[in-house]
RNA sequence: UUCUUAUCAAGAGUAACGGAGGGACAGGCCCUGUGAAGUUACGGCAACCUAUCUUUUGACAAGGUGCCAAUUCCGAGAGAUGAGAC
Numbered sequence: 001u002u003c004u005u006a007u008c009a010a011g012a013g014u015a016a017c018g019g020a021g022g023g024a025c026a027g028g029c030c031c032u033g034u035g036a037a038g039u040u041a042c043g044g045c046a047a048c049c050u051a052u053c054u055u056u057u058g059a060c061a062a063g064g065u066g067c068c069a070a071u072u073c074c075g076a077g078a079g080a081u082g083a084g085a086c
Stems, first nucleotide, its partner, number of pairs: 002085007013042005021031003027074002043068003048064003052059002072078001
């Protein structure tokens, strides 16, 4: 990168640096100098995989990911994330 598969109306943010963009994409609609993106620190949510306990429509949250404006913001023949395969 490609393919398979599950999930995507719940949930969860502060600070410092930074200084104008951001919400993947047409369009729409929004967020943003009452501070965007990004980086860092600390915190939190969730429970896909592993571990542990348990005997189960389970618990836990230690490890690997993920996520923390708005229904994946709406929309799409699209996308994101996990697990597996090549």

Record summary:
Model confidence (mean pLDDT): 83 of 100. SAM riboswitch aptamer (S box leader), 86 nucleotides, folded computationally. The model forms 93% of the base pairs in the Rfam consensus. The sequence was found by an Rfam model in a public genome assembly.